A computed fold for a 266-nucleotide part of an RNA from Mesotoga sp., annotated as large-subunit ribosomal RNA, domain VI. The organism belongs to Mesotoga, within Bacteria. Its Rfam family is "Bacterial large subunit ribosomal RNA". RNAcentral holds the full RNA, with entries from ENA. The coordinates come from a structure-prediction model, not an experiment, and the mean pLDDT is 89.
Context: one part of a larger RNA
RNA sequence: CGCAGGAGAUUUGAGAGGAUCUGUCCUUAGUACGAGAGGACCGGGAUGGACGAACCGCUGGUGUAUGAGUUGUUCCGCCAGGAGCAGAGCUCAGUAGCCAAGUUCGGAAUGGAUAAACGCUGAAAGCAUCUAAGCGUGAAACCAGCCUCAAGAUAAGAUCUCCCACAGAGCCAAUCUGGUAAGACCCCCGGAAGACUACCGGGUAGAUAGGUCAGGAGUGGAAGAACAGUAAUGUUUUAAGCGGACUGAUACUAAUCGGUCGAGGG
Repeated sequence: CGCAGGAGAUUUGAGAGGAUCUGUCCUUAGUACGAGAGGACCGGGAUGGACGAACCGCUGGUGUAUGAGUUGUUCCGCCAGGAGCAGAGCUCAGUAGCCAAGUUCGGAAUGGAUAAACGCUGAAAGCAUCUAAGCGUGAAACCAGCCUCAAGAUAAGAUCUCCCACAGAGCCAAUCUGGUAAGACCCCCGGAAGACUACCGGGUAGAUAGGUCAGGAGUGGAAGAACAGUAAUGUUUUAAGCGGACUGAUACUAAUCGGUCGAGGG
């Protein structure tokens, strides 16, 4: 920009893409078959490999500042307690998130039309013949079936809902201009969305983010004090203190105030 008014939702599916793999074991059955050795079709069930998708309850990885320990040094006047720097200084753990080595699921069934092949009926050609007319069976291939996208599918589809008898200009007529409606955007607070954009949530008629409060995961027993010990240190107060992302509550802070676009009865 188009989709013959302007919008907000929900959809149909022309078409396109993805997927399409396979082993072993049990049973049927030591049956059919075979002198024996050996050893099935068909059918039923179980369990794997590789591949793929999703997820984080479990097992784990990471987790750059969540907790603790600790070395050197500088500083906070000193002690104590801390802070900075040294690869995050080093080390031990570890929430959320992300992830696999973890968990769950998938390939199918089924239907249609077929290939080779196997048939029925059957003439040309009194016979025969699956074929010439006609009718069947038949494969991981084909078309559906499963998953995803999809009306710019210009053949532009469908359904529901919302708005609408404004003003001015115009050989009053196509149209133009302006302010509006429903609605949308800008702007702002954000996000398990994200390169940007887009998408999704929220904007005081508000829990969108931060803060605060109450919890929680985690760490692992804070500081101060008392006691024991010459001291290092230990014990008690004390499952203490701290606690990014997690759960909830709460308008304390910030989403204030505003601006723009957008139909005229098709």